[in-house]
Molecule: transfer RNA
Organism: Nitriliruptoraceae bacterium
RNA sequence: GGGCCAGUAGCUCAGCCUGGUUAGAGCGCACCCCUGAUAAGGGUGAGGCCGAAGGUUCAAGUCCUUCCUGGCCCA
Numbered sequence: 001g002g003g004c005c006a007g008u009a010g011c012u013c014a015g016c017c018u019g020g021u022u023a024g025a026g027c028g029c030a031c032c033c034c035u036g037a038u039a040a041g042g043g044u045g046a047g048g049c050c051g052a053a054g055g056u057u058c059a060a061g062u063c064c065u066u067c068c069u070g071g072c073c074c075a
Stems, first nucleotide, its partner, number of pairs: 001074007010027004020058001029045005051067005
């Protein structure tokens, strides 16, 4: 330098292909219940400018372009 993949909650990831009411799961976290007390279990809740900036569209996490970060391969 070229090609490919990934980036969504604190962590690990779905959702993207095929755009459409409120963006989700597990773990973790906070509070409550339970217990002699923990763990486990049950309940409730907080937590996201969907990597950044543009574009297309009535409508973008999803499609297009560029850039950033990380990984793999080629040279």